[in-house]
RNA sequence: CGACGUUCUCGGGGCGGGGUGCAAUUCCCCACCGGCGGUUAUAGCCCGCGAGCGGCCUUGCAUUGGCGAGGUGUCAGCAGAUCUGGUGAAAUUCCAGGGCCGACAGUGACAGUCUGGAUGUGAGAGAACGGGA
Numbered sequence: 001c002g003a004c005g006u007u008c009u010c011g012g013g014g015c016g017g018g019g020u021g022c023a024a025u026u027c028c029c030c031a032c033c034g035g036c037g038g039u040u041a042u043a044g045c046c047c048g049c050g051a052g053c054g055g056c057c058u059u060g061c062a063u064u065g066g067c068g069a070g071g072u073g074u075c076a077g078c079a080g081a082u083c084u085g086g087u088g089a090a091a092u093u094c095c096a097g098g099g100c101c102g103a104c105a106g107u108g109a110c111a112g113u114c115u116g117g118a119u120g121u122g123a124g125a126g127a128a129c130g131g132g133a
Base pairs, nucleotide, nucleotide: 001132004130005129006128007127008126009125010124016030017029018028019027031113032112033102034101035049036048037047038046044100045099052078053077054075055072056071057070058069059068060067061066082098083097084096085095086094104116105115106114
């Protein structure tokens, strides 16, 4: 200096006030939150990745209702969301203003914020050691 290997550690935030109602942190008004890598310059909404559900493949039980186990992202599925002005060499990333988006299951009533799978998984980040020049 740093391709590669091993081990270890880390690795997601947020309902506060009011209203309606028998009942709502789920509805209505105001509020609050923003994983990881990339990018001429700092990003929830530019490009890509991740967890969940589903799909597909293999398989056990079951028998027409289905219940499990393992694998697969080379599965284009659910599944997202940004504009205007300013500065600048450069910004959908900064500043000003206005918008928008948010898995699945549960619930006395519809959930980004509650509870649960989850002391899980994980994009990745860091350290030590090995190894290389």
Molecule: FMN riboswitch aptamer (RFN element)
Organism: Pontivivens insulae